[in-house]
Context: one part of a larger RNA
Order: sequence, then C1' cells, then structure tokens
RNA sequence: UUAAAUUGAAGGAACUCGGCAAAUUUACUCUGUAAGUUCGCAAUAAAGAGUACCGUUAGUUCGGUGUCACAAAAUAGAAAGCAACGACUGGUUACCAAAACCACAGGACUCUGCUAAUUAGUAAAUAAGAUGUAUAGAGUCUGACACCUGCCCAGUGCCUGAAGGUGAUAAAUUUAGGUUAAAGCUUAAAUUCUAAUCCCAGGUAAACGGCGGUUCUAACAAUAAGAAUCCUUAGGUAGCGAAAUUCCUUGACGGGUAAGUUCCGUCCCGCAUGAAUGGUGUCACGAUUGCUUUGCUGUCUCCAAUUUAAACUCA
Repeated sequence: UUAAAUUGAAGGAACUCGGCAAAUUUACUCUGUAAGUUCGCAAUAAAGAGUACCGUUAGUUCGGUGUCACAAAAUAGAAAGCAACGACUGGUUACCAAAACCACAGGACUCUGCUAAUUAGUAAAUAAGAUGUAUAGAGUCUGACACCUGCCCAGUGCCUGAAGGUGAUAAAUUUAGGUUAAAGCUUAAAUUCUAAUCCCAGGUAAACGGCGGUUCUAACAAUAAGAAUCCUUAGGUAGCGAAAUUCCUUGACGGGUAAGUUCCGUCCCGCAUGAAUGGUGUCACGAUUGCUUUGCUGUCUCCAAUUUAAACUCA
C1' cells in the first nucleotide's frame, strides 16, 4: 500500500448521479394498531412494555440469589408517506439487462358442422386436432376489477352478390389450304361456349388504419358561446394532459427546503394525448422507477487505531 474484518470524539447524508456500502432493526410474550379497501386485507402496520436462576403458587402468585452484561453466544424484518408503471403468483436475454418485457385469469373478433377448420407430410399415405363435436377446437388482438370504449368504409384488406363487362396456349363447330384412295393428321381464319380473377355494387374498424384550415364577432379591455368560408371518407367525443408523450422549458401558480432543472397538486397554446395499436381510475402485490421523512451510521467533515493475509524495504 492492497484485501478482508473490528472500533471510534463531536457532528449525522454535509458524501454521492443516487444513503452505493455500512450501520440501525431482528426472537418470544403482552398491550396496541392509521389512511385506504375489491371487506379478504392493509398488519409483524405504526407505537410501547417485559424476558435469567432457585423455592413456592391454580397463576409472571409470593419470596429469594448472583453478574459489567439475563431474548447473556450464534441465528434472527429498519420503518413511514407521496407518485409512475404493471392488477396479482409465475416466466425471461445459460455467461453484462429480471424489467414497465412475456405470460396470466377475464374481454372481443374471425374461422370450423366433422372425412371439421388449423397443422406436419412429396399436392401422398398417414398423423396431431380427438377416442374431442360450436359451453368444442383453431387463429389474432387486448390483458384482474370498476366506469367506459366516440366519429370515419374514401384508401388497403376481408366478406357477400344467379345481372352486366373482362377473363384460356382449354373445349366445340364451320370454312379454306397441305397430305391422302378414304379415315385421319396438320396450318390459318371465323363463330360459339367459358372458371377463378379483375371491373362493378353492397357490407365490415375489439380488420390495417385515419380522425382539418382560414377570417370575423359580446357596450373598457380580454376572450369568443356564435357567424362566414374552403377542403375532407370523417374532422379527435368521454377522459387524461409540460405526462415513461411538452421542442420552446428550469412553462405558470401553489406545496415542501434557508436555498428544489427532480418530486407532489393545479392550470391547458396537447411542437407531436386519446379510447381493446385500448382510455381513465384502482385495494393488494413488486430484489421495478422517481421524490420525501424518522431512525441509523466512517458515506462524509477528516481521518485514526487495531487484527489477519499478501506485496514491498532492511537485516
């Protein structure tokens, strides 16, 4: 000096991106226990008291004994509050990521009538589906629960449609040419018939997706319920909103601090929110993320000492 430990005056997060690390707490018995809540929880909430041994007693009932120290060593939760995300238990990048990702119960749409759809397989046999039968099976999206889920079918997709158009190197007929005794074969032209498709028409958004601009207006001013106009398939509803989304931006106001680019509440000029690509809430839960408080501490002010190991120097 490094590593692993132990202890520390006064202060107690001033350290730092951040209390990272360490410290605190920890057992049992008794008392006691808030907001919130899906009434199950939250909860070991929080907060407090006690604890050895001997005799005795129904009894921690009463009396006694000893130590610096009695849950005598070891083992053995720090706690509280606000918010974000995800309901939860669970799963995940074997070897840098455990999460807000995946899954989930629940919700919805679509396909499938059984030799089912879907899938594997050589367009097979065969097999899974299933010794199942639409309260079943398959695919896709969403993701407990509560309240809800607006408008648009012009585009793309899907579904439906006995009309019409389109649509063949397929089929049939006729005519002409070549060959031939004939049949047949073959070349060219015309006509007829014709599937899917595409056009066309309608439906469909918990299908892919989308959801405007300009100008003016109220008797202070400001604002614009309202009016006019252009464009569109339709012009963003309820909600939420400087947000895991806000560029300008450390927006503005309020709270907390002596002082707060973070945090919480409110506002709404939403650069560029928004409803199962789900919207908004939410008890419980989380080795998740941000902020705050109490306790605690060598994280720090500011370092010191000790133990063990290694290295180094000298002998």